[in-house]
Molecule: transfer RNA
Organism: Camelus ferus
RNA sequence: GGGGGUAUAGCUCAAACGGUAGAGCGCGUGCUUAACACAUAUGAGGUCCUGGGUUCAAUCCCCAGUAUCUUCU
Repeated sequence: GGGGGUAUAGCUCAAACGGUAGAGCGCGUGCUUAACACAUAUGAGGUCCUGGGUUCAAUCCCCAGUAUCUUCU
C1' cells in the first nucleotide's frame, strides 16, 4: 500500500434482505431474611460509530470517513 470482517443498552451479543430495536449478565425497586446472598416479580437504561445521498420512511441500501480485527504484498 491492496482485499475482507466488525461497530446496536454499562458489558457480551441478537434482530427484521426498508415501516419508530430485544435477550443474558449488570443496575434500581418490591417480596423474602435478624441481615446478606439465592430465588421471584417489576422497572429504568439506546441520536443503532460519524457525515452525506436515495426514499413517503434508513440500524438496514449507496458514497466518504473514523476505530478495531484479519489477510496479501